Large-subunit ribosomal RNA, domain IV from a Vulcanimicrobiota bacterium, 353 nucleotides, folded computationally.
Context: one part of a larger RNA
RNA sequence: GCCUUCUUAAGGAACUCGGCAAAUUAGCCCCGUAACUUAGGGAAAAGGGGUGCCUCUGAGGGUUAAGGAUUUACUCUGUAAGCUCUCGGAGGUCGCAGUGAAAGGGCCCAAGCGACUGUUUAACAAAAACACAGGUCUCUGCCAAGCCGCAAGGCGACGUAUAGGGGCUGACUCCUGCCCGGUGCUGGAACGUUAAGGGGAGGGCUCAGGGGUAACCCGAAGGCUUAAACCGAAGCGCCAGUAAACGGCGGCCGUAACUAUAACGGUCCUAAGGUAGCGAAAUUCCUUGUCGGGUAAGUUCCGACCCGCACGAAUGGAGUAACGACUUGGGCACUGUCUCGAGAAGGGGCCCG
Numbered sequence: 001g002c003c004u005u006c007u008u009a010a011g012g013a014a015c016u017c018g019g020c021a022a023a024u025u026a027g028c029c030c031c032g033u034a035a036c037u038u039a040g041g042g043a044a045a046a047g048g049g050g051u052g053c054c055u056c057u058g059a060g061g062g063u064u065a066a067g068g069a070u071u072u073a074c075u076c077u078g079u080a081a082g083c084u085c086u087c088g089g090a091g092g093u094c095g096c097a098g099u100g101a102a103a104g105g106g107c108c109c110a111a112g113c114g115a116c117u118g119u120u121u122a123a124c125a126a127a128a129a130c131a132c133a134g135g136u137c138u139c140u141g142c143c144a145a146g147c148c149g150c151a152a153g154g155c156g157a158c159g160u161a162u163a164g165g166g167g168c169u170g171a172c173u174c175c176u177g178c179c180c181g182g183u184g185c186u187g188g189a190a191c192g193u194u195a196a197g198g199g200g201a202g203g204g205c206u207c208a209g210g211g212g213u214a215a216c217c218c219g220a221a222g223g224c225u226u227a228a229a230c231c232g233a234a235g236c237g238c239c240a241g242u243a244a245a246c247g248g249c250g251g252c253c254g255u256a257a258c259u260a261u262a263a264c265g266g267u268c269c270u271a272a273g274g275u276a277g278c279g280a281a282a283u284u285c286c287u288u289g290u291c292g293g294g295u296a297a298g299u300u301c302c303g304a305c306c307c308g309c310a311c312g313a314a315u316g317g318a319g320u321a322a323c324g325a326c327u328u329g330g331g332c333a334c335u336g337u338c339u340c341g342a343g344a345a346g347g348g349g350c351c352c353g
Stems, first nucleotide, its partner, number of pairs: 002347007010339002014337001019334001027051005036041001038171001052093012067077003070073001094098001106332007113324002118130002134169007146155003172319004177249003182246002184242005191237003197231002202226005209218003250268005277311001278308001289305005
């Protein structure tokens, strides 16, 4: 010097990314407990007091001699004493200390996220991620849809739309605006387009034969081959519907009796131009925005403002009691975290053997 454990004057978070670690608190009894709230909670809120032993004593319960009762029974009832259990009261007594050891909540305020109990990365992540009741959309009429399997067959389900599958959202409260132009899905079937197939006009090769001095030309039937009209579904085009389907939700210019701003007007574009609510936010670049609060001093935090680079309504919006080994800020208590060290015990290390 290291590890483990313990103590520590004065101060008390000045430590540090951060009270990490440690300390505080702690059982039981009594008193007493706020905002808020879904009226259940919040609550062990918070905050106080008591707690050992000895003596005396009160009340009650159990057991039961005596006594009483009758249905005479191993009966019922029932007062003492004794024993015993519970709850008290008074006085005394010892220590620094009485839940004397061990075990055994620190608490409060405010905000974010997620309603909650649960689940998860076996061995770096436990969470605001997943799940969840609840909401909604959609498919499925039963040999169901969907899924596994080549099939047989099986699950679904020995269920039957108050059922089963899939997607999204995620308790509860208040709500959930506009756009169907694109993509998807659903419906429609007149017209256009359209495959195999049907259909074979026409063409090509071959060839009996014919013509020709020859080269060569023509060329029936048949065979081979090519092939146009025309008839051909779904689909697509087309016409509608549908956003708790995928998704989307503007720009420029001007204008009021100081200035500033613009309720108002003009114009361009769009399928429609972001409603309510929220907002420097787990979202804000500029930014430590500005103002207020808290501090002696606050890039964090809380409350506002709104110029939202780039919130916004089930990829849900805004709230929300309760809950959380979640995240953030503040406070009380408490402390060797620190000022700033010191001491002690045990164990390595180290030295000698």
Record summary:
Rfam family: Bacterial large subunit ribosomal RNA. The literature on the family includes a 2001 paper in Science by Yusupov et al., "Crystal structure of the ribosome at 5.5 A resolution". Rfam links the family to the GO terms structural constituent of ribosome and ribosome. The coordinates come from a structure-prediction model, not an experiment, and the mean pLDDT is 88.